[in-house]
RNA sequence: CUCUUAUCCAGAGCGGAGGAGGGGCAGCCCCGAUGAAUCCCGGCAACCGGAUCUAAUGAUCACGGUGCCAAUUGCUGCGGGGUGGACUUUUUCCCCGGGAGAUGAGAG
Repeated sequence: CUCUUAUCCAGAGCGGAGGAGGGGCAGCCCCGAUGAAUCCCGGCAACCGGAUCUAAUGAUCACGGUGCCAAUUGCUGCGGGGUGGACUUUUUCCCCGGGAGAUGAGAG
């Protein structure tokens, strides 16, 4: 990097360092000197390993490997349906599916 598969409306600091950016991309819309990214500590969760219980499914712990800690993956981005407005081009809100992305586990 590619493929397979599971999950993505819950959860997580009024700490220290750091100094201007950040939320994948685009368009919006947001967060940020009442301090961004990043690092440390802390925390959440429980995907994989491990331990304990169980006939098994599974449950518990949170020791190890990841992950995560504004907003649903912030919203939309393709297709279909419902709904109200306008009826020429269009548009509001909602639902379903898909795509893309993220993370885990496995394979090449």

SAM riboswitch aptamer (S box leader) from a Bacillota bacterium, 108 nucleotides, folded computationally. NCBI's taxonomy places the organism under Bacteria, Bacillati, Bacillota.